[in-house]
RNA sequence: CGAACGCUGGCGGCGUGGAUAAGACAUGCAAGUCGAACGAGAUCACUUUCCCUCGCAAGAGGGGAAGUGAUUUAGUGGCGAACGGGUGCGUAACACGUGGGCAAUCUGCCUUAAAGUGGGGGAUAGCUCGGCGAAAGCCGAAUUAAUACCGCAUGUGGUGAGCUAAGACAUCUUAGUGAAACCAAAGCCGGGGCAACCUGGCGCUUUUUGAGGAGCCCGCGGCCUAUCAGCUAGUUGGUGAGGUAACGGCCCACCAAGGCUAUGACGGGUAGCUGGUCUGAGAGGACGACCAGUCACACUGGAACUGAGACACGGUCCAGACACCUACGGGUGGCAGCAGUCGAGAAUUUUUCUCAAUGGGGGCAACCCUGAAGGAGCGACGCCGCGUGGAGGAUGAAGGCUUUCGGGUUGUAAACUCCUGUCAUUUGGGAACAAGGCGGACGUGUUAACUGCACGUCCGUUGAUAGUACCAGAAGAGGAAGAGACGGCUAACUCUGUGCCAGCAGCCGCGGUAAUACAGAGGUCUCAAGCGUUGUUCGGAUUCAUUGGGCGUAAAGGGUGCGUAGGUGGCGCGGUAAGUCGGGUGUGAAAUCUCGGAGCUUAACUCCGAAAUUGCAUUCGAUACUGCCGUGCUUGAGGACUGGAGAGGAGACUGGAAUUCAUGGUGUAGCAGUGAAAUGCGUAGAGAUCAUGAGGAAGACCAGUGGCGAAGGCGGGUCUCUGGACAGUUCCUGACACUGAGGCACGAAGGCCAGGGGAGCAAACGGGAUUAGAUACCCCGGUAGUCCUGGCAGUAAACGGUGCACGUUUGGUGUGGGAGGAUUCGACCCCUUCCGCGCCGGAGCUAACGCGUUAAACGUGCCGCCUGGGGAGUACGGUCGCAAGAUUAAAACUCAAAGAAAUUGACGGGGGCCCGCACAAGCGGUGGAGUAUGUGGCUUAAUUCGAUGCAACGCGAAGAACCUUACCAGGCCUUGACAUGCAUUUCUAAGCGGGUGAAAGCCCGUGAGUCCCGAAAGGGACAACUUGCACAGGUGCUGCAUGGCUGUCGUCAGCUCGUGUCGUGAGAUGUUGGGUUAAGUCCCGCAACGAGCGCAACCCCUGUGAACUGUUGCCACCGGUCGCAAGACCGAGCACUCUGUUCAGACUGCCCUGUGAAACGGGGAGGAAGGUGGGGACGACGUCAAGUCAGUAUGGCCCUUACGGCCUGGGCUGCACACGUACUACAAUGGUGGUGACAGUGGGCAGCGAGACAGCGAUGUCGAGCUAAUCUCCAAAAGCCAUCUCAGUUCGGAUUGCACUCUGCAACUCGAGUGCAUGAAGUUGGAAUCGCUAGUAAUCGCGGAUCAGCAUGCCGCGGUGAAUACGUUCCCGGGCCUUGUACACACCGCCCGUCACACCAUGGGAGUUGGUUUUACCCGAAGGUAGUGCGCUAACCGCAAGGAGGCAGCUAACCACGGUAGGGUCAGCGACUGGGGUGAA
Repeated sequence: CGAACGCUGGCGGCGUGGAUAAGACAUGCAAGUCGAACGAGAUCACUUUCCCUCGCAAGAGGGGAAGUGAUUUAGUGGCGAACGGGUGCGUAACACGUGGGCAAUCUGCCUUAAAGUGGGGGAUAGCUCGGCGAAAGCCGAAUUAAUACCGCAUGUGGUGAGCUAAGACAUCUUAGUGAAACCAAAGCCGGGGCAACCUGGCGCUUUUUGAGGAGCCCGCGGCCUAUCAGCUAGUUGGUGAGGUAACGGCCCACCAAGGCUAUGACGGGUAGCUGGUCUGAGAGGACGACCAGUCACACUGGAACUGAGACACGGUCCAGACACCUACGGGUGGCAGCAGUCGAGAAUUUUUCUCAAUGGGGGCAACCCUGAAGGAGCGACGCCGCGUGGAGGAUGAAGGCUUUCGGGUUGUAAACUCCUGUCAUUUGGGAACAAGGCGGACGUGUUAACUGCACGUCCGUUGAUAGUACCAGAAGAGGAAGAGACGGCUAACUCUGUGCCAGCAGCCGCGGUAAUACAGAGGUCUCAAGCGUUGUUCGGAUUCAUUGGGCGUAAAGGGUGCGUAGGUGGCGCGGUAAGUCGGGUGUGAAAUCUCGGAGCUUAACUCCGAAAUUGCAUUCGAUACUGCCGUGCUUGAGGACUGGAGAGGAGACUGGAAUUCAUGGUGUAGCAGUGAAAUGCGUAGAGAUCAUGAGGAAGACCAGUGGCGAAGGCGGGUCUCUGGACAGUUCCUGACACUGAGGCACGAAGGCCAGGGGAGCAAACGGGAUUAGAUACCCCGGUAGUCCUGGCAGUAAACGGUGCACGUUUGGUGUGGGAGGAUUCGACCCCUUCCGCGCCGGAGCUAACGCGUUAAACGUGCCGCCUGGGGAGUACGGUCGCAAGAUUAAAACUCAAAGAAAUUGACGGGGGCCCGCACAAGCGGUGGAGUAUGUGGCUUAAUUCGAUGCAACGCGAAGAACCUUACCAGGCCUUGACAUGCAUUUCUAAGCGGGUGAAAGCCCGUGAGUCCCGAAAGGGACAACUUGCACAGGUGCUGCAUGGCUGUCGUCAGCUCGUGUCGUGAGAUGUUGGGUUAAGUCCCGCAACGAGCGCAACCCCUGUGAACUGUUGCCACCGGUCGCAAGACCGAGCACUCUGUUCAGACUGCCCUGUGAAACGGGGAGGAAGGUGGGGACGACGUCAAGUCAGUAUGGCCCUUACGGCCUGGGCUGCACACGUACUACAAUGGUGGUGACAGUGGGCAGCGAGACAGCGAUGUCGAGCUAAUCUCCAAAAGCCAUCUCAGUUCGGAUUGCACUCUGCAACUCGAGUGCAUGAAGUUGGAAUCGCUAGUAAUCGCGGAUCAGCAUGCCGCGGUGAAUACGUUCCCGGGCCUUGUACACACCGCCCGUCACACCAUGGGAGUUGGUUUUACCCGAAGGUAGUGCGCUAACCGCAAGGAGGCAGCUAACCACGGUAGGGUCAGCGACUGGGGUGAA
């Protein structure tokens, strides 16, 4: 907001309601009225009169005629029907708005004023009769009236040539006068009167005034499109005639050739316009429902008639479509009036009441008509108002939800108590809108008079809405709340379910097992009889920027110049007054909006007043500025003279170097080329070298961010022609200027056409390489082309990515050209100045980067261009081109970004510096064999689980036969193997014995207690058991919910903070720089100054010494014993070694030195040790969702007679394979045998075990000593001597057989060891790869943990004991600085194109369908006009004949529909086809 949809819905007021199909319409109504214009008919009443019947009569009944009155019907006639009501098709137009003009006009009814209304005539409808037709209706005859029609008379008056005066706007107008001529009429109804006649009202006629209405003309204003650029023959104008109420090509004849257009003609699309409405601070933007003004239309198209007014919504004629009736011949109809129906649609109401009011038509009036209007009804469609209760009420009830289980919340909410009575309900009362008219009574005026007419007073009468609004009473909280939302924007949070599913979503985005985002619930928030959703408009959007934007890099400066239109324009004076400014006047409808007030109880709503209506027109004034006119000026601009600089341009001529080719000489085997090669050239003589010649192209050095040119561009020299700029002189012109849409010219390279030329180079092409491929990069060749002449093309990162011109604004420095000064013999240097080309920088500007007198600063003028990315500089159309193509230039669709600058990181087959067993230099290995061990895979009932690049793989596991054990099969248990609590049962429990069984388990028997109270009996408590309930239990899942711990980068030197400063900010600085170090270690410098976590040091071990300590250690000296001696033992001792504790020592401290200030480095002395002495512990901020829920802890989920627990057996040991890590080897630096010297760390009581004996041996038996500096494990080994002599061996020991030992409940699956026998592979290991820089590698043995037993593994210990490092180019990893970046889950990043598939929109397309428009021609309804009119003909003329006039008919041009042929344009479809967009992996 005229809304629609969903959920919901108590009342009232005021508004509002077919936006789509201007689609089609059943039915009813929407325009009639007048009898006071007229005749006739019908009915009734009355009067008069006649006839008939009855009656003696009075009289009664019936019928007819005439008259009067009332009611009514069709017709003639008058007025109305042209208003009111509807709709928005058409229309881009004088249609509308606004302001003017008509001296170019008309106007019924109404109003003002004047005059008149005399006398005749002929018809016609109706009615009657006849005829045709189904009907609609029509024809003929006879007859009749008028306010119908027609003459005549009168002429106030009107028209009217001419004349006079005034006015004006060209024709002219107004006023007066005015010849001839022409032009009217109608009566009806009352009153008075015998009548003639008088009088009133309504009419009629002529003229006049006004009002209102209408017509025409003009200025200005308001849509889109240039992919519409030219349009126009009645077209533009003139003359004449016609036509109109009126001007006019409005129409016609003739004449002329004009008219419109870039200020957008013509064409196409869309649209009624306005007051206003919505929005906005405004300027604007969008819209044009209701209400009001105006226009257009009335089924579609055309046409006229009547009339004051129409080319007529409810009139006519014609054509067409559609529908209906029909007797098939023919007719009828038009809701875009009010209701209503169907249709289409998301969607829009009652087939209502009344003329009471307001208004309209008719009428003298009463009155009639009025779907205008006033009301009611329906719709929450909108706006406004009211209510759904108020107060108290805590056990903070119950229930719900939640919970940390304590509680919290719903919540004073409810219940309950006390009140109130709006709305609804019900009972009763009950309006305003009513005045006029009419009737009655009275008064005044008019008149000779009145009962007439006009005016006034009083009484009576008139209400659809409506028994409504409103008022009063009654009853009872009784009948009345929902919708949406709750992640942020945005007010409002939790639980459960779900598990990238289902779903949500306006944007960002939620959902993959702890979802405040889905769904449900509780709670909360917002609004409220509504609440949400959708659609639309404006705002925010300064995001089309007039107010009020931009264009170096974000979109955007035209490639460059010349110049047309246009825009803009120096200094004076005078004039003018167009712009501009001010005042007045007119207008700017009402409503709306704003303000003030008033009326409905309030508000919405309505009324009154004011203001406003920013506009237009006109008039008076002002004259600063702009414009215009005139006249001057010189500073802008231009000219003249003098001078020098320059790859400026065009043409002609000409020189040298070099390449190539040709010829000849010399000369011999290669040349050429590359990363390396090959193709290629060369013994037919290349390359090299010398000489001569030919030819073309290009211009080394000079050469320079030097010069010139508008740009493109221009480079050997000379000559000719020629353009521009600059400086100096200040002589001339006098604004002549700037810019520049279109236009014109120039315009690199490449390309095209024609003709030349062709040395070198070189697209295409051929060959050789490279490569997975290589249509490339490299090499060998090579054609267009490159060059010249003539023409086309017209584009570039045509860039300073910066349009041109002018002015203003601090500087420094360099360079090119000129002039001046000073100085000099002359110059240079120097100073001043003008014009160029650069660099650095101030203010200022800029988002920043940067620009900065050569502006991107500050201003002015003009041009070009931009408006999210893609689609796309594409399609279609136009223009240009020989073509290639250029130029102009969209849309559908799609995305939520695309982009700029800067920051921090990360990255780079970027740079610099530096480090590390990183490489290099070395030594020894792995990869080959056998075995061990781990992993993958396979297998299996199970081969439990985890670890997976470095940083998993002799890892968790410091030791799986059972156990462990988590896995599998089978047998069993169910409050449980274990914890706590409650209740309950009992005498049983532990223990012992028995049965069954593989065991577990099940069954049976036996069998007690502790504490307290109490004398006892007994009671209570505890423990135990049974049963039950809570619960236990889970190596079940999630390491991506976690804690803790660990790995890794990495023992790498880094990571940060406070304050200050800089920056709009992210951030920077510090932490960068110069040195130095192992080190962000230290020094110096510095807008930084300090500080923290890291580094180092402090701690431990080790290397030297001292002091203390002195047994179990030690034994030098002394004494004793034994011994030949060596020596052993004892005592004494603590000197030495050693154990342990505490100290000392090493700090660049000292000297020299390094360009030396420092830090630091190099050398030296001393010293056990020297520059961190060696080793360890120690691991910053962080990274890897790294590892671990199976070590423990732990949230959530899951299992509960099982996913828990027990047991037996099996498995974790399974074997075609593959990988990792080790051991042992392949042998002579070795094997075997013998001999015999020297360690250290450690361990030991369910233990180590000396020694002796047995055994070949493993080991066994006995067993001292030792809870350990005492005893023991304990033998150290490599060493030395001898032998073997190069072989599958005296190497190697796998595998297998037999016999044993030990541990253990038990060695089958599946332990270790011993002896004898057996004696496999293997002869040093491909590609590749690992460790190590000194007591290190290598090599040798020894110990320990785990452990009943079982290491080639792991953790330690000592013995022997090397080689090499030139160096930092390369590989890997790391640190700092710097640079580029389109990366930021950060290069394992990002990302381009083809192809395949699906979907979407679109271009082309043989054609085809439709709309619209146009050209030429044909047909030619109705109609008016013109002509004709031999047919017909009342009024007038005429005595008549006849005439005038009229009508039918016919003809002509015009013309709607229709037709034929051909175009334009816009759409739809279209096999096939082109590109484009999107889509999961």
Predicted 3D model of a 1481-nucleotide RNA (small-subunit ribosomal RNA) from an uncultured bacterium. RNAcentral holds the sequence, with entries from ENA. The prediction has a mean pLDDT of 83.